A computed fold for a 75-nucleotide RNA from a Chloroflexota bacterium, annotated as transfer RNA.
It matches the Rfam family "tRNA".
Taxonomically the source falls in Chloroflexota (Bacteria, Bacillati).
Its mean pLDDT, the model's own confidence on a scale to 100, is 81.

């Protein structure tokens, strides 16, 4: 260079074109002599980036960036 694949919450993942969610984590709070555990409530996102198609796009399309994989070329 060519193809291909992954990008959503601090983390690790979901989510048929039709309200963006779930464990973990984190704060409160109950519980406990403390702390852990268990319950219970609460914070949490421009869905990498930039466009388009469409009533509607995390999904389709086109480009681009990073990461990973195979392949071809020279060295």
């Nucleotide at each position: 260079g060519u193809g291909g694949u992954u990008g959503u919450a601090g983390c690790u993942c979901a989510a048929u074109g039709g309200c963006a969610g779930a464990g973990c984590a984190c704060c409160u709070g109950a519980u406990u002599g403390u702390g852990g555990u268990u319950c219970a409530g609460g914070c949490g996102g421009u869905u990498g980036u930039g466009g388009g198609u469409u009533c509607a796009a995390g999904u389709c399309c086109c480009a681009u960036c990073a990461g990973c994989c195979a392949c071809c070329c020279c060295u």